Predicted 3D model of a 102-nucleotide RNA (SAM riboswitch aptamer (S box leader)) from Oceanobacillus luteolus. The source organism's lineage runs through Bacteria, Bacillota, Bacilli, Bacillaceae and Oceanobacillus. The sequence was found by an Rfam model in a public genome assembly. Its Rfam family is "SAM riboswitch aptamer (S box leader)". About the family: The SAM riboswitch is found upstream of a number of genes which code for proteins involved in methionine or cysteine biosynthesis in Gram-positive bacteria.
RNA sequence: UUCUUAUCCAGAGAGGUGGAGGGACUGGCCCUUUGAAGCCUCGGCAACGGACUUUUUUUAGCACCGUGCCAAUUCCAGAAGCGUAAUGCUUGAAGAUAAGAA
Numbered sequence: 001u002u003c004u005u006a007u008c009c010a011g012a013g014a015g016g017u018g019g020a021g022g023g024a025c026u027g028g029c030c031c032u033u034u035g036a037a038g039c040c041u042c043g044g045c046a047a048c049g050g051a052c053u054u055u056u057u058u059u060a061g062c063a064c065c066g067u068g069c070c071a072a073u074u075c076c077a078g079a080a081g082c083g084u085a086a087u088g089c090u091u092g093a094a095g096a097u098a099a100g101a102a
Base pairs, nucleotide, nucleotide: 001102002101003100004099005098006097007096008095013042014041015040016039017038021031022030023029025078026077027076028075043070044069045068048066049065050064052061053060074094079091080090081089082088
């Protein structure tokens, strides 16, 4: 990098540094000099894999290890179908994360 499977309406931020962007892409909308991204420190959330505890194979628990995450439903829409006066609903695509495979 590609493929497969599962999940994505819950949850969880302060300080330092930095100095203009950020929310994947496009459109919208939003966040941001009352300080964006990045980096550092500390803190927190969460059971996907491992370990451990429990249980009868089920299951439940547990942040110890490996990851992940901490504005807004994946912020909303994007393609197809259904429907309303309008708002809408369903499935999918794309994306993210985990585990496995090539």